[in-house]
Transfer RNA from an Anaerolineae bacterium, 73 nucleotides, folded computationally. The prediction has a mean pLDDT of 83. Rfam family: tRNA. The family's RNA type in Rfam is transfer RNA. RNAcentral holds the sequence, with entries from ENA.

RNA sequence: GCUGGCGUAGCUUAGUUGGCAGAGCGGCUGUCUUGUAAACAGCAGGUCGUGGGUUCGAGUCCCACCGCCAGCU
Numbered sequence: 001g002c003u004g005g006c007g008u009a010g011c012u013u014a015g016u017u018g019g020c021a022g023a024g025c026g027g028c029u030g031u032c033u034u035g036u037a038a039a040c041a042g043c044a045g046g047u048c049g050u051g052g053g054u055u056c057g058a059g060u061c062c063c064a065c066c067g068c069c070a071g072c073u
Stems, first nucleotide, its partner, number of pairs: 001072007010025004019056001027043005049065005
């Protein structure tokens, strides 16, 4: 330099038919307990890597760029 894959919550990630952004763990609060843990109930937490484009509507489709990984040279 070329090709391919990946980028979504603090972490691991689902979401491929374009139509309300979800789960597990973690965090906080409450119940329970002498107390902690566990269990149960609830709550918060996301500019979906960045910028454009298409569309009534984009995490999803298109383009460029950034980062990471792999392969080729």